[in-house]
Context: one part of a larger RNA
């Protein structure tokens, strides 16, 4: 360094912007450092290697010849590459015009529901398999008050987002996808090694909040025991502001981008046509998002135009099981711990 491979076998970075780097549409031109051809000079001898020759032979020695695939000047070739110039418009972009949406952030609201305060009326529950812990000191029920937290139906086999995720209704700031038009820019493009950001839950500073719920702890129950399942309680936390952690079965276990490759049937958005007075229906493009399936792949399962099919580009990532994501170093972090990441022995 080829060669094989990453959806379940060992193996897709959690996600994203994005440096270097690599890889990059069509037409025309120029020159030529890559490419390609020739000259010329060099490419020591010895050794190998072809053909001679010398010791009776071989080993050994010795002539000559090929090679030395290479480098360096020169002279030419311009199809591909890359360079410089110019044109283009299909990639990518703007711009106009619309709808659609739990996408962000920030403020304000509103009603069930629970919990607790008070109140009067009024009597026995509550819980479990069965019970107890509560509750006659007056519980559940009714009436009016506080407080936080999450938004039932709509709700979906649905939507939005790069992931992580997002779900009462208002409003204001704000991001991106789509659709039609085809006005403009003219390759401005794809990946991205470091590097920056984000990044469920759980923890972590500091303050604030605390209705439910609930690791920890208590207690009653079951039990041979019962540091459990179940019951009564309950404190961190579950909320909110600010700064940290930075991990996950962060999952389609499936990277990203570009072409290309039979169908059928839903269903979100948008445009177009035909028919209609409307509401619609029907047919067709474009855009997401499901289920069947032709080729084709694949061990199988399955995949199958949202490809795990055929191609190219780029990037991370595997290389037996344990040992071990441990150990040391580093680094990063209040910690708690992340990333990086081995051998010994062993089967």
């Nucleotide at each position: 360094c080829u060669g094989g491979g990453c959806g379940u076998a060992a193996a897709g970075g959690g996600c994203g912007c994005g440096u270097a780097g690599g890889c990059g549409g069509u037409c025309c031109u120029g020159a030529u450092c890559g490419u390609c051809g020739g000259a010329u000079g060099u490419g020591a001898a010895a050794g190998g290697c072809c053909u001679g020759g010398g010791c009776u032979c071989a080993a050994c020695c010795u002539g000559g010849g090929a090679a030395c695939u290479g480098c360096a000047u020169c002279c030419g070739a311009u199809a591909c590459g890359g360079c410089g110039g110019g044109a283009c418009u299909g990639g990518a972009g703007u711009g106009u015009g619309g709808g659609a949406g739990a996408g962000g952030u920030u403020g304000g609201u509103g009603g069930a529901a629970u919990u607790c305060c008070c109140a009067g009326u009024g009597u026995a529950g509550a819980g479990u398999g069965a019970a107890a812990u509560c509750g006659u000191a007056g519980a559940u029920a009714u009436g009016g008050g506080a407080a936080g937290a999450a938004c039932a139906c709509c709700g979906g086999u649905g939507g939005c987002g790069a992931a992580g995720g997002c779900g009462g209704c208002c409003a204001a700031c704000u991001g991106g996808a789509c659709c039609a038009c085809a006005a403009c820019u003219g390759a401005c493009g794809c990946u991205g090694a470091g590097g920056c950001g984000c990044g469920a839950a759980a923890g972590c500073g500091u303050g604030g909040g605390g209705a439910g719920c609930a690791a920890a702890c208590a207690g009653g129950a079951u039990u041979a025991g019962a540091u459990a399942c179940c019951c009564u309680g309950g404190u961190a936390g579950u909320c909110c502001a600010c700064g940290c952690c930075c991990u996950a079965a962060a999952c389609g276990a499936u990277g990203g981008g570009c072409a290309c490759u039979a169908g059928g049937u839903g269903u979100g958005g948008g445009c177009g046509g035909u028919a209609u007075u409307a509401a619609u229906c029907c047919c067709g493009c474009c855009u997401g998002u499901g289920c069947c399936g032709u080729a084709g792949c694949u061990a199988a399962c399955g995949c199958a135009u949202u490809a795990a099919g055929u191609g190219c580009c780029c990037c991370g990532c595997c290389u037996g099981g344990g040992g071990a994501g441990u150990a040391c170093g580093g680094u990063c972090g209040c910690a708690a711990g992340g990333c990086u990441g081995a051998a010994a022995c062993u089967c």
Small-subunit ribosomal RNA, central domain from an uncultured bacterium, 347 nucleotides, folded computationally.
RNAcentral holds the full RNA, with entries from ENA.
Its mean pLDDT, the model's own confidence on a scale to 100, is 83.